[in-house]
RNA sequence: GCCUCCGUGGUCCAGUGGUUGAGCGUUGGGCUUACAAUCCAGAGGUCCUGGGUUCGAAUCCCGGCGGGGACA
Numbered sequence: 001g002c003c004u005c006c007g008u009g010g011u012c013c014a015g016u017g018g019u020u021g022a023g024c025g026u027u028g029g030g031c032u033u034a035c036a037a038u039c040c041a042g043a044g045g046u047c048c049u050g051g052g053u054u055c056g057a058a059u060c061c062c063g064g065c066g067g068g069g070a071c072a
Base pairs, nucleotide, nucleotide: 001071003069004068005067006066007065010024011023013021018055026042027041028040029039030038048064049063050062051061052060
């Protein structure tokens, strides 16, 4: 340089046009003499960024930025 995949709570991932979610973590509570385990509830998101398409975009298209892989 070119090709390709990815970017979504603190973390790791799902969601591929119509209400942004699960696990882990975290906070509070239950249980226990206490801790662990376990159960219940809560908080936490500019869906990397700028445009386009659409009644409607995390999702489709284009540019930019960042990361992984292949070729050279």